[in-house]
The RNA shown here (transfer RNA) has 73 nucleotides and comes from a sheep gut metagenome. The sequence is in RNAcentral, with records from MGnify. The coordinates come from a structure-prediction model, not an experiment, and the mean pLDDT is 81. Its Rfam family is "tRNA". Rfam classes the family as a transfer RNA.

RNA sequence: GCUAUUGUGGCGCAGUCGGUAGCGCACUUCAUUGGUAAUGAGGAGGUCGCGGGUUCAAUUCCCGCCAGUAGCA
Numbered sequence: 001g002c003u004a005u006u007g008u009g010g011c012g013c014a015g016u017c018g019g020u021a022g023c024g025c026a027c028u029u030c031a032u033u034g035g036u037a038a039u040g041a042g043g044a045g046g047u048c049g050c051g052g053g054u055u056c057a058a059u060u061c062c063c064g065c066c067a068g069u070a071g072c073a
Base pairs, nucleotide, nucleotide: 001072002071003070004069005068006067007066010025011024012023013022019056027043028042029041030040031039049065050064051063052062053061
């Protein structure tokens, strides 16, 4: 340099033949306990890597850029 692939709450991951996003763990409040842990019931937390385009509407489609990974040179 070229090709492919990945980028989604603190962490690990789902979700797309386009209709404004969910799971587990973690965090937090309450209950339970003599107290912790465990368990149960709630809660907060993400403008979906960045910038454009198409569209009534984009995490999803298209283009560019950035970063990680793999392969080739």